This is a predicted structure of a 344-nucleotide RNA (Bacterial RNase P class A) from a Gammaproteobacteria bacterium. It matches the Rfam family "Bacterial RNase P class A". Rfam classes the family as a ribozyme.
[in-house]
RNA sequence: CGAGCCAGUCAGGCAGCCGCUCUAUCUUGGAUAGAGAGGAAAGUCCGGGCUCCGCAGGGUGAAGUGCCAGGUAACGCCUGGAAGGUGCAAGCCUUUGGAAAGUGCCACAGAAAACAAACCGCCACGCAAUGUGAUGCGAGGUAAGGGUGAAAAGGUGCGGUAAGAGCGCACCGCAUGGCUGGUAACAGCGAUGGCAAGGUAAACCCCACUUGGAGCAAGAUCAAACAGAGCUCGAUAGUAUGACCCGUACUGAGUUCGGGUAGGUCGCUUGAGGUGUUUGGUGACAAGCAUCCCAGAUAAAUGGUUGCCCACGACAGAACCCGGCUUAUCGACUGGCUCAUUGA
Repeated sequence: CGAGCCAGUCAGGCAGCCGCUCUAUCUUGGAUAGAGAGGAAAGUCCGGGCUCCGCAGGGUGAAGUGCCAGGUAACGCCUGGAAGGUGCAAGCCUUUGGAAAGUGCCACAGAAAACAAACCGCCACGCAAUGUGAUGCGAGGUAAGGGUGAAAAGGUGCGGUAAGAGCGCACCGCAUGGCUGGUAACAGCGAUGGCAAGGUAAACCCCACUUGGAGCAAGAUCAAACAGAGCUCGAUAGUAUGACCCGUACUGAGUUCGGGUAGGUCGCUUGAGGUGUUUGGUGACAAGCAUCCCAGAUAAAUGGUUGCCCACGACAGAACCCGGCUUAUCGACUGGCUCAUUGA
């Protein structure tokens, strides 16, 4: 000086005037004081807290996750490690249990795509033909060479054979079991065996683990109003907060037409909370101490204007709450690490 990788912070600011919402107090339609949208508030994809359901019990089915170990209230999330892949590297990525339990699928090409095989070829035998040979037919051996394909009876090399082939040998691969390291996933070492096995499970399936349902329009409470008339099933029946079966409790259940009422309060913000610091841990995080209160609207509150600064502001607005993931995004700043060039 250039190119990269990883992580973090901010999200226009200051001042004046007018205006909006909530809380507290008071002399109450006003005054004073304080507070007032995000890093994703978004998507509603996961996990919970909370509320209700007579059982929310047992089972089947269904659904989700899928290497190991930890963190967490929990998770499909996060942290660390292993395997596989990728980059010179810092780093980054993931379709990560099982294919000798079974079923299915693998177009076209190719002889043949799994209880798999002979198109070209190689070898040697018989017959016919022929100046030696070249050639044709028949039956036999072969899968090393060529061709097709994403993939073709493990790969490379040597020996051997009529020609070949794990036919034999060496190394690699595979299988079995052993030792060492590691909590484990796994890694390394050596022994035996010529050796069953194409791929695909984000195909069905098998295995392991997990799972009641509905949801703040939950629910509680006050107020208001009420008109019935049919049809179906009915104790051997019906109902019950997903389906089916069993059990348990109870006694009506469903549906068509028609009439009336529907306004408030709570839930509603003190939390698995924020900040600072100490200790432990590689880390996610945990514990101790101190300190702070930080929106609660309900047709939906934070806007207008003036002046200055500036990096000249993108994506974008809470509706019960929290932990994640994913998506969108203008710019500014901070820390660490890698590679290349030059100089000392």